RNA sequence: UAAGUAAAUCGGGUGACCGCUCUGAUUUGUAAAAAUCAGGGAGGAAAGUCCGAGCUCCACUGGGCAGGGUGCUGGAUAACGUCCAGUCGGGGCAACUCGAAGGAAAGUGCCACAGAGAACAGACCGCCGGCGCGCGAAAGCGAACCGGCAAGGGUGAAACGGUGAGGUAAGAGCUCACCAGCGGACCGGGUGACCGGGCCGGCUCGGCAAACCCCACCCGGAGCAAGACCAAAUAGGAGAGCGCCCCAUCGACCCUCGAACGAGCGAGAUGGGAAAAGGCGGCCCGCCUGAUGCUCUCGGGUCAGGUCGCUUGAAGCGCGCGGGAGACCGUGGCUCUAGAUGAAUGAUCAUCGCCCGCCGGACGAAAGUCCACGGGAACAAAACCCGGCUUACCCCCGACUUCGGCA
RNA sequence: UGGGGUGUCGUCAAGUGGUAAGACACGGGCCUUUGGAGCCCGCAUCCGGAGGUUCGAAUCCUCCCACCCCAGCCA
Numbered sequence: 001u002a003a004g005u006a007a008a009u010c011g012g013g014u015g016a017c018c019g020c021u022c023u024g025a026u027u028u029g030u031a032a033a034a035a036u037c038a039g040g041g042a043g044g045a046a047a048g049u050c051c052g053a054g055c056u057c058c059a060c061u062g063g064g065c066a067g068g069g070u071g072c073u074g075g076a077u078a079a080c081g082u083c084c085a086g087u088c089g090g091g092g093c094a095a096c097u098c099g100a101a102g103g104a105a106a107g108u109g110c111c112a113c114a115g116a117g118a119a120c121a122g123a124c125c126g127c128c129g130g131c132g133c134g135c136g137a138a139a140g141c142g143a144a145c146c147g148g149c150a151a152g153g154g155u156g157a158a159a160c161g162g163u164g165a166g167g168u169a170a171g172a173g174c175u176c177a178c179c180a181g182c183g184g185a186c187c188g189g190g191u192g193a194c195c196g197g198g199c200c201g202g203c204u205c206g207g208c209a210a211a212c213c214c215c216a217c218c219c220g221g222a223g224c225a226a227g228a229c230c231a232a233a234u235a236g237g238a239g240a241g242c243g244c245c246c247c248a249u250c251g252a253c254c255c256u257c258g259a260a261c262g263a264g265c266g267a268g269a270u271g272g273g274a275a276a277a278g279g280c281g282g283c284c285c286g287c288c289u290g291a292u293g294c295u296c297u298c299g300g301g302u303c304a305g306g307u308c309g310c311u312u313g314a315a316g317c318g319c320g321c322g323g324g325a326g327a328c329c330g331u332g333g334c335u336c337u338a339g340a341u342g343a344a345u346g347a348u349c350a351u352c353g354c355c356c357g358c359c360g361g362a363c364g365a366a367a368g369u370c371c372a373c374g375g376g377a378a379c380a381a382a383a384c385c386c387g388g389c390u391u392a393c394c395c396c397c398g399a400c401u402u403c404g405g406c407a
Numbered sequence: 408u409g410g411g412g413u414g415u416c417g418u419c420a421a422g423u424g425g426u427a428a429g430a431c432a433c434g435g436g437c438c439u440u441u442g443g444a445g446c447c448c449g450c451a452u453c454c455g456g457a458g459g460u461u462c463g464a465a466u467c468c469u470c471c472c473a474c475c476c477c478a479g480c481c482a
Base pairs, nucleotide, nucleotide: 002402003401004400005399012352013351014350015349016348018346020041021040022039023038024037025036026035027034028033043379047390048389050388051387052386054384055223056222057221058220062285063284064283065282067219068218069217070216071215072086073085074084075083076082087101088099089098090097091096102214103213107212108211109208110207111206124153125152126149127148128147129146130145133142134141135140161179162178163177164176165175166174180204181203182201183200184199186197187196188195189194227308228307229306230305237298238297239296240295241294242293245273246272247271248270249269250268255264256263257262277289278288279287280286300481301480315335316334317333319332320331321330322329323328354376355375356374357373360371361370362369363368408478409477410476411475412474413473414472417431418430419429425462433449434448435447436446437445455471456470457469458468459467
């Protein structure tokens, strides 16, 4: 110097003037409110709303089935799909980086086209043997049939270990040596994932689980328009559908039969059971409620009312000390940092700082520095709060790696 | 603000792992004196965008982008 890698910081300052919003104080005002003064007033991502928590309400008597999520190991954390450290695998010469990284020898399913054959494979070309036939003087050649063969060709994303030797009619883990993989028990190291080592078994077993699934672990539902309180107003209105049952005991009034006792009818009361329907916020069982009840539709009022929730919190800090390899933890110190609700935080000017440009000027051998001039300043803006992730984006700084050149 | 959904040719759309149906429209041709109708042919080489899984992705997964819908309180 070029190409790259990774990490961190910042996201302008001051003043004037005109406004906006909130809080406090004072004054005016019956009140609503207004005025004056003082103070506070967006972000690193406030964003996407992708995860995890807090908080609030609903549900919670139990069981089963669905459903969703995570997926190497150890740790951090309130928790996480996040972070830290490591293991294994992929990429890169390297700095470094990426990984949804359990199971395919539990089961099911899929593997298009091409190809003979695509998953306990397969004879298309081919190689070899047999059998008889034809041609030929013969050697041999040719086609058919019956069998053997996975070594070679060809197809494909993928063709059922690789190399060599033996073996054979030709071949083949058929046998052997070495290598690769798999499985088994063992030794050593490590908390563990895993690593290293030799031994045994010819075991050679395709891929896909971001296909169903299996295994391990985790998970109730909704969301601040959650929810609580106050105030105002209206017709606690209309229609439709379903339902208002059964048994036992007691039994009023009227009526009937009867001379009478009594019997029948039977409102109602008590007890028990069952059903329509509803609840248990996915479903089923089960449980509970169960009579002027349940469901649905149409309508009415308010005119989107006020207060709380609401911002001091798992808070922040280029702080100190201690622990840890690190994420982080403990302890001490310091700081207070928006709470608006159709929703404020804005605009203009001056000046300083930053970046870019080069017409001009000064200094200088040059590189360059300074002055002046002209431009530029991104992405984007709270809406209950927090921890992450992802995405967008301006400027600047140092570190590391590799190659080339020069010294 | 919160919740839910959808993106395939100009328009409506089918396809839910095996290489993008169909209709209308549009373009060309035939027919006709001409136009319309009718008949024939063509029209997605990037399925909203970017990555990943797979031999293979419109389809499965992740992240973005655009658009649409629903939700006030009282009784």
This is a predicted complex of two RNAs, RNase P RNA and transfer RNA, with 482 nucleotides together. It holds a member of the Rfam family "Bacterial RNase P class A". Rfam links the family to the GO terms ribonuclease P activity, tRNA processing and dimeric ribonuclease P complex. Its mean pLDDT, the model's own confidence on a scale to 100, is 76.